Small-subunit ribosomal RNA, 3' major domain from an uncultured organism, 484 nucleotides, folded computationally. Its Rfam family is "Bacterial small subunit ribosomal RNA". The RNAcentral record of the full RNA draws on ENA and SILVA.

Context: one part of a larger RNA
Parts: sequence; C1' cells; structure tokens
RNA sequence: UGACGGGGGCUCACACAAGCGGUGGAGCAUGUGGUUUAAUUCGAGGCAACGCGAAGAACCUUACCCGGGUUUGACAUGCAAGGAUUAGCUUCCUGAAAGGGAAGUGACGCCUUUCGGGGUGGAACUUGCACAGGUGCUGCACGGCUGUCGUCAGCUCGUGCCGUGAGGUGUUGGGUUAAGUCCCGUAACGAGCGAAACCCUUGUCGUUAGUUGCCAGCGGGUAAAGCCGGGGACUCUAACGAGACUGCCGUUGUUAAGACGGAGGAAGGUGGGGACGACGUCAAGUCAUCAUGGCCCUUAUGUCCGGGGCUACACACGUGCUACAAUGGCCGGUACAGAGGGUAGCGAAGUCGAGAGGCGGAGCUAAUCUCAGAAAGCCGGUCCCAGUUCGGAUUGAAGGCUGCAAUUCGCCUUCAUGAAGGCGGAAUCGCUAGUAAUCGCGGAUCAGCAAUGCCGCGGUGAAUAUGUUCCUGAGCCUUGUACA
Repeated sequence: UGACGGGGGCUCACACAAGCGGUGGAGCAUGUGGUUUAAUUCGAGGCAACGCGAAGAACCUUACCCGGGUUUGACAUGCAAGGAUUAGCUUCCUGAAAGGGAAGUGACGCCUUUCGGGGUGGAACUUGCACAGGUGCUGCACGGCUGUCGUCAGCUCGUGCCGUGAGGUGUUGGGUUAAGUCCCGUAACGAGCGAAACCCUUGUCGUUAGUUGCCAGCGGGUAAAGCCGGGGACUCUAACGAGACUGCCGUUGUUAAGACGGAGGAAGGUGGGGACGACGUCAAGUCAUCAUGGCCCUUAUGUCCGGGGCUACACACGUGCUACAAUGGCCGGUACAGAGGGUAGCGAAGUCGAGAGGCGGAGCUAAUCUCAGAAAGCCGGUCCCAGUUCGGAUUGAAGGCUGCAAUUCGCCUUCAUGAAGGCGGAAUCGCUAGUAAUCGCGGAUCAGCAAUGCCGCGGUGAAUAUGUUCCUGAGCCUUGUACA
C1' cells in the first nucleotide's frame, strides 16, 4: 500500500422487510448430468454453464459412426510438359450413390495456303512438381469479440509539498447529490479517463407539407362504405422548431451547494425508456465465427457419397408451457390495437370440404393490395362443485400439407380414447407503475417444422414500501492482523 475480520461509523441496492405472482409436487416441451450405444460430434460448468453457441439436426446442415470410393485432390496460385480430340454435350454399361468404364458429337485467335491442308498460341483439360486441405491439439502462446463485478463511482496523471524509502498528499474533513455531483474548508494547484450532457425514442404545442392517409362543413351518390367532386379544419404521417432551467414564490440552510412546500405547466427537479460500460478483476469464455504462433496428419486426422446417429432412457437437476377449475369451462352474438412481413413472395373475392386444406387467381415491389379473424372484454344462454361439460397426456383410426424422401425422426385436421393432477415438503425466484399479473398479435431463422424458445408489439391493469435490526452484495472513512 492492499486484502481480510462472526471490528466500528456513515451510505446505497427488489438486499431484507411490506405486498403480488410464481418455481420446488403433476403431465408435457426443452437444455444438462448420468447411463447406454458402432456413434449417441464438439464446446459452455457457482453467481457469470444448463430454451446457452443452435435466429429452425428427416437428406443437407454434420463436425460423430458403419460401409463404398478418391489422392495435385471439393477449393487457390505458380512452373514444366502434353495435345487436337481433350473440355463441354448426348447416349449406354456397372453401382445404393459417389465413382469407374465405353461410344458418338464436338470449339476459338493469329500466320500461311495449291482451299485438301500446314504452322503457331492462349484458356479449359490431362500428366508431373511446388503445394492445397484439416471443425486435428494448445483460449495456460495470441489478436479480435464477449461475460462479470457494475451504470457501481470510482481509477489516475503533471507540477509542487511531506517521507531515507515503499509511498503519501491532491482523492482526507464539514455539508450535499443518483454520482470524486456540487459547495465550503484545505500544502496543495490544476488536468485526464469515467458520472452528467451531447445521440435515439416516448409524452405537449407550433410551423411546413397533404398522398396511398384523414373527412368537420358544402354538393353528389349507395343496401352500405371517403364511394365521388372537393377540402387541410381534425386524426395521422415526417421534417423543422418551441418547451423544463430549481427559471419564479415561500420556508430552511453557512450570505453556499442544496433540501422541503407551492404556483404556472402536457411534463418538475435526471419527466419515462434506450444506446453508451472508466483503471482493472476472474491465466473467466471462445483456436468450432473469423484471424493467428507453435505442434501434429498428408493414399489421411484431407475429400466425395449411401445409410445410421446427434431424437437412445432405470434415473437426477435447470428453464419453461398446460393445468388442477365457477373471478371458471362450453355455446351463440358483438366491440376496440400496435408493431411488423410480403415478388421463386403475400395472396383477396368466389367456390369445394365438417376441418386441416384444395381449386381459383383480383390486387400488391405496398400509409394503396395482402398476411389479418386480434384475444382477454361486453351481452345472452348453459353447466352446479363432481376427477366433473375441469384437465388434456397417452393410444387407435381416417385424412391434409411441405419435401427426391416423413420408418428410425415433421407439422396440422377430424373422430374415438381419455392418464397424472384437488394449488404442491425443506427450500427458492421475479417484480416499485403503465411495472407485476393477465390477454392476444407480429418477426427473424425457415421447403416444412418438433417455437411452449427468442426478439419485439400493443390491450386490460393492481397491491405494497411503517423502515434499515437482520440476510446478500457494494461504496467511503477508520481500526486490528503472525496474510501478500
């Protein structure tokens, strides 16, 4: 100087408390361990691995296993030689395919020509040589990227001063703040990286603009509809601007920084949300995104193909979904979003089917057309507390769709079947407001989909916080130490 303490002081955080909803029990989905296996490819391992890499494992992917091939190679560059039938195309044989073999057809530029041809060259191709290739090893050799402490308020420097020195001071102290934020004091005076601000978005208003959006007034028109003329008022769209600064008033405070209350205001003391992550820590993670040193393989640890596996199943754990019902289930009627996607695409009307879906093809490169019915909600009816009209696992049958192909191993529909489950032990998680809870909608990936995942979007919309004794983590000061 640090680190640590079942030392102290001050302070903070959904850390506890106060609340609301869960997990742990059931069934299923998914990841992991274990076991099994020819293989069940590899990585990730307390927090910070385990719906993680994977935002799509039937083939492909694919890295694993079995089998069949291939060896200048699936891919790149260079050199040398070959050569006019080689390449390409068509057909055939063999084969599961890859591959192997055979036949036919079959180019171009330049020079020359007796128009038959001759010579020559580049690319492809073949042969050979250099080399390619490796998801083989080392993340404890590295770059880059990332997680975490933590959006915590810290981490340092120059000069000066103090100390033999390591180092200290500044950065401590008194207040204050979300903040090393600001004020005062001060052997310190200044400065940098962080905090804040600048950026995006949302909440209010104005200006400009008015189509594909809108429709108050005027006119036309319909069964109805901004449907038409028209209009820019309104909504909205999208660009610019205004607005919030403790600016104003009062109280308080050290005449300070600030704190509390109030006015005005759409918004008030950082208005809400996001992007943004200091010096460093964990030899944290990644050699399987990529890049890369070293090592290793080179008729194989490279590469191509067929099939299988990654989907196994006594079991154990994590994360989720659906429930156990009446604030509910079912039936009928009826209302209101936002944000997105769409040309090998989205696909309307119409029509067939009970349905998944089929036929169909208008319109749309989209504020125009379309996906597209939002659902909870509201109105009415029914069920009457039961393993039920709860719950839907499992299984049987019949179909639909994608795709070369759904057996291992896809999704969907209908009929039948109807399991466990009556609110969950010890323990444990999330959340402070448009949040939790609850309801549906969209997107990426994608032929299809095992999505209940992930990333977004809106609808409905709470309870509680007296407080900091305790648990956990963190910051500053101080103290002890046989630790570094």